[in-house]
Large-subunit ribosomal RNA, domain VI from a Candidatus Poribacteria bacterium, 266 nucleotides, folded computationally. The coordinates come from a structure-prediction model, not an experiment, and the mean pLDDT is 89. The sequence was found in a public genome assembly. Taxonomically the source falls in Candidatus Poribacteria (Bacteria, Bacteria candidate phyla). It matches the Rfam family "Bacterial large subunit ribosomal RNA".
Context: one part of a larger RNA
RNA sequence: CGUAGGAUAUUUGAGAGGACCUGCCGCUAGUAUGAGAAGACCGUGGUGGACGAACCUCUAGUGUACCAGUUGUCGCGCCAGCGGCACCGCUGGGUAGCUAUGUUCGGAAGAGAUAAACGCUGAAAGCAUCUAAGCGUGAAGCUCGCCUCAAGAUUAGAUAUGCUGCAGAGUUAAUCUGGUAAGGCUCCUUUGAGACUAAGAGGUUGAUAGGCCAGAGGUGUAAGCAGUGCGAACUGUUUAGCUGACUGGUACUAAUAAGCCGAGGG
Numbered sequence: 001c002g003u004a005g006g007a008u009a010u011u012u013g014a015g016a017g018g019a020c021c022u023g024c025c026g027c028u029a030g031u032a033u034g035a036g037a038a039g040a041c042c043g044u045g046g047u048g049g050a051c052g053a054a055c056c057u058c059u060a061g062u063g064u065a066c067c068a069g070u071u072g073u074c075g076c077g078c079c080a081g082c083g084g085c086a087c088c089g090c091u092g093g094g095u096a097g098c099u100a101u102g103u104u105c106g107g108a109a110g111a112g113a114u115a116a117a118c119g120c121u122g123a124a125a126g127c128a129u130c131u132a133a134g135c136g137u138g139a140a141g142c143u144c145g146c147c148u149c150a151a152g153a154u155u156a157g158a159u160a161u162g163c164u165g166c167a168g169a170g171u172u173a174a175u176c177u178g179g180u181a182a183g184g185c186u187c188c189u190u191u192g193a194g195a196c197u198a199a200g201a202g203g204u205u206g207a208u209a210g211g212c213c214a215g216a217g218g219u220g221u222a223a224g225c226a227g228u229g230c231g232a233a234c235u236g237u238u239u240a241g242c243u244g245a246c247u248g249g250u251a252c253u254a255a256u257a258a259g260c261c262g263a264g265g266g
Base pairs, nucleotide, nucleotide: 001152005163007161008160009159010158011157015149016148017147018146021049022048023047024046025045026044027043033038051106052105053104054103055102059100060099061098062097066093067092068091069090070089071086072085073084074083075082076081110144111143112142117137118136119135120134164265166178167177168176169175183261184260185259186258187203188202189201190200191199208254209253210252211250212249213248214247215246217243218242219241224237225236226235227234228233
């Protein structure tokens, strides 16, 4: 810009893409078959491999704004307690998130038309013949079926629900201008969304983010004080203290205010 007014939702699916793998074991059944050795078709159940998708309950990894221990040195006047630097100084753990080595799921079933092949009926050619007319069976393959995108599918689709037929100019018309409706955007708070944009959740009729409160999870028993010991230390207060992203609340802070666009219908 188009989709013959302008919107908001929900869709149909022309078309496109993805997927399409396979082993072993049990039962049927030691049955059919076979002198025996051996040993099924058909059907059914289970369990794996590789591959793929989603997810983080478990296991494991990371986790440089979490917790603890500790070395050297410097600083806060000293002690104590802390802080800076040294690869995050080093070490032991670890929430959320992100991950795989972890968990769950998938390939299917089914339908249609077929290939090779196997047939029925059957002439040409009194027979025979699956074929010439006609009719069947038949594959991991084809078309559907499963998942994803999809009406710029210019053949531009459908349904539902709001807004409506305004002013001025123009020759009445095409057209132009202006203010609006439904609706949208700018702007702002942001996210399991994200390079930016976009998309989603919100903007006081508000839980969108931060703060605060409570909790979960993590770390592992803070500081101070008291007691014991010559002392290093230990014990009690104390399963403490601290705590990023998690959960639930709570308008304390910030989403204020404002502006702009947007139909009049061949």